[in-house]
RNA sequence: CGCGGGGUAGAGCAGUGGUAGCUCGCGAGGCUCAUAAUCUCGAGGUCGUUGGUUCGAAUCCAACCCCCGCAA
Numbered sequence: 001c002g003c004g005g006g007g008u009a010g011a012g013c014a015g016u017g018g019u020a021g022c023u024c025g026c027g028a029g030g031c032u033c034a035u036a037a038u039c040u041c042g043a044g045g046u047c048g049u050u051g052g053u054u055c056g057a058a059u060c061c062a063a064c065c066c067c068c069g070c071a072a
Base pairs, nucleotide, nucleotide: 002070003069004068005067006066007065010024011023012022013021018055026042027041028040029039030038048064049063050062051061052060
């Protein structure tokens, strides 16, 4: 240098064009004598970067950056 997969909340992952969600974690409250368990609510996201297509992009296209693998 070539090929494939991946990058989304603190962590692990969904989301194949219409204002981004689940589990755990974190914070507050309910329940309890108290703790755990459990229930409810909340905070937390420039969707790797920059452009393009589109009325509209996490999603499609191009280049680049990073990680994993294959080949050499």